[in-house]
RNA sequence: AGAGUUUGAUCCUGGCUCAGGACGAACGCUGGCGGCGUGCCUAACACAUGCAAGUCGAACGGAACUGUUUUGAAAGAUUUCUUCGGAAUGAAUUUGAUUUAGUUUAGUGGCGGACGGGUGAGUAACGCGUGAGUAACCUGCCUUCAAGAGGGGGAUAACAUUCUGAAAAGAAUGCUAAUACCGCAUGACAUAUCGGAACCACAUGGUUUUGAUAUCAAAGAUUUUAUCGCUUGAAGAUGGACUCGCGUCCGAUUAGUUAGUUGGUGAGGUAACGGCUCACCAAGACCGCGAUCGGUAGCCGGACUGAGAGGUUGAACGGCCACAUUGGGACUGAGACACGGCCCAGACUCCUACGGGAGGCAGCAGUGGGGGAUAUUGCGCAAUGGGGGCAACCCUGACGCAGCAACGCCGCGUGAAGGAUGAAGGUUUUCGGAUUGUAAACUUCUUUUAUUAAGGACGAAAAAUGACGGUACUUAAUGAAUAAGCUCCGGCUAACUACGUGCCAGCAGCCGCGGUAAUACGUAGGGGGCAAGCGUUAUCCGGAUUUACUGGGUGUAAAGGGAGCGUAGACGGCGCAGCAAGUCUGAUGUGAAAGGCAGGGGCUUAACCCCUGGACUGCAUUGGAAACUGCUGUGCUUGAGUGCCGGAGGGGUAAGCGGAAUUCCUAGUGUAGCGGUGAAUUGCGUAUAUUAUUAAGAGGAACACCAGUGGCGAAGGCGGCUUACUGGACGGUAACUGACGUUGAGGCUCGAAAGCGUGGGGAGCAAACAGGAUUAGAUACCCUGGUAGUCCACGCUGUAAACGAUGAAUACUAGGUGUGGGAGGACUGACCCCUUCCGUGCCGCAGUUAAUACAAUAAGUAUUCCACCUGGGGAGUACGAUCGCAAGAUUGAAGCUCAAAGGAAUUGACGGGGGCCCGCACAAGCGGAGGAACAUGUGGUUUAAUUCGAUGAUACGCGAGGAACCUUACCCGGGCUUAAAUUGCAACUGACGGAUUUGGAAACAGAUCUUCCUUCGGGCAGUUGUGAAGGUGCUGCAUGGUUGUCGUCAGCUCGUGCCGUGAGGUGUCGGCUUAAGUGCCAUAACGAGCGCAACCCUUAUCUUCAGUUACUAACGCGUAGAGGUGAGGACUCUGAAGAGACUGCCGGGGACAACUCGGAGGAAGGUGGGGACGACGUCAAAUCAUCAUGCCCCUUAUGACCUGGGCUACACACGUGCUACAAUGGCCACGACAGAGAGAAGCGAAAUCGCAAGGUAGAGCGGAACUCAAAAAAGUGGUCCCAGUUCGGAUUGUGGGCUGCAACCCGCCCACAUGAAGUCGGAGUUGCUAGUAAUCGCGGAUCAGCAUGCCGCGGUGAAUAAAUUCCCGGGCCUUGCACACACCGCCCGUCA
Repeated sequence: AGAGUUUGAUCCUGGCUCAGGACGAACGCUGGCGGCGUGCCUAACACAUGCAAGUCGAACGGAACUGUUUUGAAAGAUUUCUUCGGAAUGAAUUUGAUUUAGUUUAGUGGCGGACGGGUGAGUAACGCGUGAGUAACCUGCCUUCAAGAGGGGGAUAACAUUCUGAAAAGAAUGCUAAUACCGCAUGACAUAUCGGAACCACAUGGUUUUGAUAUCAAAGAUUUUAUCGCUUGAAGAUGGACUCGCGUCCGAUUAGUUAGUUGGUGAGGUAACGGCUCACCAAGACCGCGAUCGGUAGCCGGACUGAGAGGUUGAACGGCCACAUUGGGACUGAGACACGGCCCAGACUCCUACGGGAGGCAGCAGUGGGGGAUAUUGCGCAAUGGGGGCAACCCUGACGCAGCAACGCCGCGUGAAGGAUGAAGGUUUUCGGAUUGUAAACUUCUUUUAUUAAGGACGAAAAAUGACGGUACUUAAUGAAUAAGCUCCGGCUAACUACGUGCCAGCAGCCGCGGUAAUACGUAGGGGGCAAGCGUUAUCCGGAUUUACUGGGUGUAAAGGGAGCGUAGACGGCGCAGCAAGUCUGAUGUGAAAGGCAGGGGCUUAACCCCUGGACUGCAUUGGAAACUGCUGUGCUUGAGUGCCGGAGGGGUAAGCGGAAUUCCUAGUGUAGCGGUGAAUUGCGUAUAUUAUUAAGAGGAACACCAGUGGCGAAGGCGGCUUACUGGACGGUAACUGACGUUGAGGCUCGAAAGCGUGGGGAGCAAACAGGAUUAGAUACCCUGGUAGUCCACGCUGUAAACGAUGAAUACUAGGUGUGGGAGGACUGACCCCUUCCGUGCCGCAGUUAAUACAAUAAGUAUUCCACCUGGGGAGUACGAUCGCAAGAUUGAAGCUCAAAGGAAUUGACGGGGGCCCGCACAAGCGGAGGAACAUGUGGUUUAAUUCGAUGAUACGCGAGGAACCUUACCCGGGCUUAAAUUGCAACUGACGGAUUUGGAAACAGAUCUUCCUUCGGGCAGUUGUGAAGGUGCUGCAUGGUUGUCGUCAGCUCGUGCCGUGAGGUGUCGGCUUAAGUGCCAUAACGAGCGCAACCCUUAUCUUCAGUUACUAACGCGUAGAGGUGAGGACUCUGAAGAGACUGCCGGGGACAACUCGGAGGAAGGUGGGGACGACGUCAAAUCAUCAUGCCCCUUAUGACCUGGGCUACACACGUGCUACAAUGGCCACGACAGAGAGAAGCGAAAUCGCAAGGUAGAGCGGAACUCAAAAAAGUGGUCCCAGUUCGGAUUGUGGGCUGCAACCCGCCCACAUGAAGUCGGAGUUGCUAGUAAUCGCGGAUCAGCAUGCCGCGGUGAAUAAAUUCCCGGGCCUUGCACACACCGCCCGUCA
């Protein structure tokens, strides 16, 4: 930074799509480690359980417990004494009172529960951001300063007793303390009121000072001498409250909103200002610079993206706000209208004895639910921070950590070096190889990670205290060991092959792949990319200059309002002076931190973290400058307007008048038609139409000629003449005003035709309607009628391709040439000419444009303002609103759907477009086919098979130039499997074959007999094995080659140059000419190539040479006759070489050219006739069955052999032919004249036999010699007499002939007999322009035999046209085009 996609190709417009980055993500496949982060985006859904706000006994009285002091009581172990009765002693124990020390604490009291933590429902707001203000305010704890704390009082919880209740809880009576509560005293620099003075300010005012009056304080605790508290005041700090400027989403299909509403006075209330509340008064306030209403949304620092400007976003971290089940309310307090406080109401859940009660996870975990989707009911207060406390300490799901998750970012690893026989395996192959691939194996080495073991922190401060954690880290050992996937490979976009599949299965972001050779589907191999991830999906920005501020457009692609006037607004001429709002510049304050940027530093590095700097482009205050904009003042005249003079005009409105024409009515003349059409019909007409004609009349509408890309008007529009009223423009002049201007959202007015309302009018025309034609139909086009309407008046409608598809205004920027109006100059002149202003056209330069085109009347260069556009369809539709009597108009979407829709230009093809031209294309002729019979091919049908192919022209007597077997590819049946045939190698053998014979349909199988050469190397043949075959099986849409056709049509291209942004054009077009892109002239073209023509063959004339097998004039011989013979080289002829024809000559035309018309000469005249020869290309034309060939398929068969059958079938349809239908003929007889060919397994003579086909025979001939071979029609003579015949010959019968192994299916010929249809052929159709058509026979290829076919040959031998209107085909130029598989196109509607 771009790319793909509209087209046959091009340029443009324009949408769609892709490549990039990002993410609180999710899903699929996969998954080694660590660090740092992040983790309910959905149901502000409901919540079990535990924890998240307490603390102070140094405020207080109690209570309980443990000691201690003193003292009772009960019971009494033990010991001593004993008179044995008892006395003394009194341990441990139980229980009172009391002193005192300590621990715990329900309650009173204090401080804190307004912080911290969560969430984003609400909120479009002073909520947030930013900057100011409060002279209109408050502030616990903390800090500083000043002053003070004297003396009293009465209660109350706890507690006790009683009572109520299921519980929660509550009540009564009694007792008691305080740093709880309340008076009194003192008291100001406090507060309030009233005064004085000084200073200041921003309006009310403020500060300082001073005087008087009034009012109000306090609490103690502890240990033992110092702390912590308490009260008042002042100040600070912190935190808050309020006010204001600016900024802050979408919708006008939301345009008007508002009664405490806006303001005032007074009062109340508040920490404080304020309609905050109330009473009264006034009627205001907001709004197109968007009020109100509706929708959506927490805002910001920032984050993502972007070159930037912007766009999107507001998770995590930080600031502010709001909320705490929903709604409302206040209390307490320094602070709340309070997440883990209270009260009330609602919903829900739970308990209940039914009377009542309890609760609030949007705190941390966790549960259910919702969802594509989001974690542990963990550890610790060690650190940081918070609350309480003098402190020890207690509390802290804040926080610090750990757990889970590849969710993200960053880092590391999965080994390194060597290693060619380029192993095996895989894949592929042209079978040679290539590739996987130094990859592996193998050798050497290392140990990050992992595992084990040992040591072991920092984080902690003077000491103690570590959840994390035996963690990070360090060391040692073991051993390549524990660790690679995902996606893509047609283009965009890096990366290709094989197989499978066969418009199926599937892919796909866009274009698009897949219908038998898929680099696009699936798999494999290989390759590309990224990598512990990789892809997909969703979303955002980018690319997209595709909303264009930077940075777009509007003639034709989407887009100029139908036109004017004009409001708000925006913009605005030339000077001077001032101000300083915009503008420029300096300074100050602020712009939190984090983030980003730069430079450093710390974790091994990085991510991450820390420090410093700068930046945060902003806002505010202030000093300055004065060019420009703005504002104020004052001038000017050129913009604009006014006045005066002048002419032009279908400008407008109203009234009147006029003639031509149509129609109708009346009357006359006159008679059978008129009218209308492509042709007709309906219609009118003998009651006198109508064409025609005369006269008089009625009525309506429109105004011929003039008339002109001429005039006027803002547009719509305006056309006979006259008059009245009236608007505007233009020219001249320079008297007046002095910027008064331009544009113009809304608004107002005008606005063709059609239409609507009311009332007139109505001749012609004419929707609707009727009839008639046309047509397959014809609700049309055509004809005959005909109503609304068209006309007038007054209203409405408000739209048009209302177009120059081009908004208005101003200025500037080459020319040329018309035309309308005016003025000036020159001139004798009204002409002409020159200059100039305003209109209206054409051509054209620069410039612009995608091109077309525009080009002083811009679509050029600039400025100002308005309107409009943002892919096609849906759709100018729906809904809503406004307008309208209605019809409808204006405004104006979305769902859904497509990948295009479109503009201009290019090349073709096409046109029942145009022009020019050609062709047996038509016309003019001649002969046919289409009807009959037969032959042959095809379709169809049939069949075991009727093998296959060819199918409009361009298949159909075609492949096939010759199917009885063979051919043969088809069918039935029989047998073969390295094979019927070719060939390499190896081994073995000497055979294979032949003859006879058996079986058999044959192939084949069996039996008998017979049988190699050699230089000994081998050859030959066979068998076996192996490698290799074979296929008329498929695909002519995988191909080569060959062929048909357009078409023997005149075209098709290239190089260089030039033109065009380009596709392309030019050349190749134009004029004349030609059979021809043949030639000449002209020309931004100049040349060239493939085609045309010529060169080649043949034919027509002549010459020369040569002449045998051809020929024979003269001479000789010779015959019945005969080049038969000697001879000749004259002639014909043969075959070689030449000549000849070139528009060369003459005349006319043409441009003095090319050429053309006529003529002469000539055998031949304008290409002399004929042939071969076929440009670039078209038809996916034909052929895989001539041949060759890729891929696929078959391999005891789809190969190969054999017998028989079939290709020859037969209701029928078509094509191509033959023979006819007869007298221009048939038959009989006689009897002339060719050319070109063929011949040895051949042609076959004479002679002879047979009616004949043919047989016997075998001369001659590998050919100018012999043979086929007789040419036929023609000619001469005879006969037939118009008929189904003496025409015609099909069919059939009998008997023969020939070929062949074999004529049954299924050959040809002969003789005799039989004697069908057919009497010239419907619609329609075909060939031919001269030695042609027509007609007549002859030959050849193929071939054993078989031709009406095919290819050739000669004989006889016409008619007609020379014109291009039409049909068909073709060529060139031009035009239109929405076609480009190209009119057999494209495409619209209905139905399925």
Overview
Model confidence (mean pLDDT): 83 of 100. A computed fold for a 1392-nucleotide RNA from an uncultured bacterium, annotated as small-subunit ribosomal RNA. The sequence is in RNAcentral, with records from ENA, Greengenes and SILVA.